Notes:
This is a predicted complex of two RNAs, RNase P RNA and transfer RNA, with 464 nucleotides together. Model confidence (mean pLDDT): 76 of 100. It holds a member of the Rfam family "Bacterial RNase P class A". About the family: Ribonuclease P (RNase P) is a ubiquitous endoribonuclease, found in archaea, bacteria and eukarya as well as chloroplasts and mitochondria.

[in-house]
RNA sequence: CAAGAGGGCCGGGUGGUCGCUCCGGUUUCGCCGGAGAGGAAAGUCCGGACUCCAUCGGGCAGGGGGCUGGGUAAUGCCCAGGCGCCGCGAGGCGACGGAAAGCGCCACAGAGACGACACCGCCGAUGGGCCCGAGCAAGCUCGGACCACAGGCAAGGGUGAAACGGUGCGGUAAGAGCGCACCAGGUCCCGGUGCGAGCCGGGAUGCUGGCAAGCCCCUCCCGGAGCAAGGCCAAAUAGAGGGAUGCCUCCGGUUCUUCGGAGGACGGCGCCCGACCGCGUCCCCGGGUAGGCCGCACGAUUCCUUCCGGCAACGGAAGGAACAGACAGAUGACCACCGUCCCGGCCCGCCGGGAUACAGAAUCCGGCUUACAGGCCCUCUUGGCAG
RNA sequence: GGCGACGUAGCCAAGUGGUCUAAGGCGGAGGUCUGCAAAACCUCUAUUCGGCGGUUCGAAUCCGCCCGUCGCCUCCA
Repeated sequence: CAAGAGGGCCGGGUGGUCGCUCCGGUUUCGCCGGAGAGGAAAGUCCGGACUCCAUCGGGCAGGGGGCUGGGUAAUGCCCAGGCGCCGCGAGGCGACGGAAAGCGCCACAGAGACGACACCGCCGAUGGGCCCGAGCAAGCUCGGACCACAGGCAAGGGUGAAACGGUGCGGUAAGAGCGCACCAGGUCCCGGUGCGAGCCGGGAUGCUGGCAAGCCCCUCCCGGAGCAAGGCCAAAUAGAGGGAUGCCUCCGGUUCUUCGGAGGACGGCGCCCGACCGCGUCCCCGGGUAGGCCGCACGAUUCCUUCCGGCAACGGAAGGAACAGACAGAUGACCACCGUCCCGGCCCGCCGGGAUACAGAAUCCGGCUUACAGGCCCUCUUGGCAG
Repeated sequence: GGCGACGUAGCCAAGUGGUCUAAGGCGGAGGUCUGCAAAACCUCUAUUCGGCGGUUCGAAUCCGCCCGUCGCCUCCA
C1' cells in the first nucleotide's frame, strides 16, 4: 500500500426570532429562570419488575427450551469451552438430546426405498434338440454354445437426492461380512484425563440409509391477564333501594262482607281516615360515568475514573456525574454562519451547486431482530514493496 | 398503548410436504353458432402462492425474521 477479519464510537455545531410541554420563582394581565428523544424511542419476538384475578399439594392436557459449564432478577440473551462445517489465515456459522423404544414418510424414475429386490446379467446339481470341438473300444463320454425352466446369487450395468459401509484376499457352481486382514463409522466394556460436554489409549461385537423445523421418547421450564393492569375522590341525567310527605286548590286506583277508628244516615247507599299499589316532591345510603388525582418518572438505573475477584460475561468497593415526561399526547419552524461528504470550475486554495440518514418516548427495565446519508478509532490476518 | 387473526390471478376461494405446467367459480380476451345480439359451447388468462432466509432429495404447505391488512380491549350490567 492492497485485500480482508473482529470490536468500539459519532451520527451535526453556534447565534438570533417566533412557538410548544413540564417544573420553580415572582406577581396573579403577565414576566423571569431551568429542563425537554434514540441507538434504535421501531417490530412487539423473548425475559422480568409491578398490578389484579385464581391458587393446599401433585398430576394430565397444552405451549415452549434442548451440547457442556458459568453469568444474570430472568431469558430463547451474554461469556468461556467441546464437537461439526467453511476459510490459506485473522476468524465465521451451527434449531447441536434420541433414528439400536415404537409408529409414519421417502414422490418421479428404478428390479428393489429398509428385514425389501431380480429388468439386463452371473450360476446351474434340471430338461431338450443333437449344433460345434476333443477322446476313443464307434455311439458313448467330456467340454463349449443355443433354447426352455423349478431354482440359487446380489458382484457388475442401469435408475435415483439416497441402493444395505469401502478395498483386497480366501471361499463358491456363481456369489455374498459367508470367513479373514486393513480402513471409515456405530454400540458396549476397561484404563487415563477433564467439574462437564468430551478427548486419548486398549479390548469386544459383523452392528452399518435418510427425515424428529413428522408423530413421538427423554430432560428442563411455564397459573391467567395485562398500565386501556389496578387504586382513590367524585358532578349532571336516568334507573334501582330505604325513609318522610301529599290536609285551607284535601293526587289516582284497589280494598272497605265481618272484626278497626271516626263522621254522617231511618235504611239502601255514598264519603273520610287507615292498609296496599302507582304518581309527584324532598332527604339519605351504596355502586359508578364525565372529570380530577395516584400508579408515573431515583431504579435489579445509566455513564466515567481507580482498585479487588474472575480467561471472560459479570460481581464487589470507593469517588464523581446524569436522569424528559404528556393523556389526543410537548420536544418544532424559519434565518445566518460554520462543520462533514459528493460533483464541477479555475488563478491551487478558493468559488459555485447538491446532499446531510434511519427514525421519533407513552408503566418501567434487560436482551434479540430489523432500518440507517456519511464518517472516525483500536486490534489482528494474508499478500506486495521499501528500510 | 396492549392483544389476536389473516395474506393463493382483477375479485371470491380449494389445496396443509411429492408425480404441479396450483382445483373451481365470477370477471376479461379470442373463437364457434347467428342476419345481428343474448344464452350455450371451446380455448386462453398465477415467470409461481406478501417478501427474504433456513430445514428437506423436494416447500403454497414446516420453522425464523420482516412487510401489509383486518378485528378486539378504556366501571358494572